[in-house]
RNA sequence: GGGGCAGUAGCGAAGUUGGUAUCGCGCCACAAUGGCAUUGUGGAGAUCACGGGUUCGAACCCCGUCUGCUCCACCA
Numbered sequence: 001g002g003g004g005c006a007g008u009a010g011c012g013a014a015g016u017u018g019g020u021a022u023c024g025c026g027c028c029a030c031a032a033u034g035g036c037a038u039u040g041u042g043g044a045g046a047u048c049a050c051g052g053g054u055u056c057g058a059a060c061c062c063c064g065u066c067u068g069c070u071c072c073a074c075c076a
Base pairs, nucleotide, nucleotide: 001072002071003070004069005068006067007066010025011024012023013022019056027043028042029041030040031039032038049065050064051063052062053061
C1' cells in the first nucleotide's frame, strides 16, 4: 500500500425484504424471606463509531473518514 471482517446501553450479543431498536448480565425501585443472598414484577439507560448523500422514512442502501482484528504485498 491492497483485500476481507467488525464498530448497536456500563459489559456481551441479536436485528440483513428500509417502517416504534430487542435480549442476557449489570444498575435502580418494590414484593416474597428474620435477613445478605435468591426469586418475581416494574423502571432507567443507546441521537446504532464519525461526517455527508439517497428516501416520505436509514442500524439497514451509497460515498468518505476513524478505530480494532485478519490475510496479501513491499522494506529490512
Transfer RNA from a Candidatus Omnitrophota bacterium, 76 nucleotides, folded computationally. RNAcentral records the identical sequence in 3 taxa. The sequence is in RNAcentral, with records from ENA. The organism belongs to Candidatus Omnitrophota, within Bacteria. Its mean pLDDT, the model's own confidence on a scale to 100, is 81. It matches the Rfam family "tRNA". Rfam classes the family as a transfer RNA.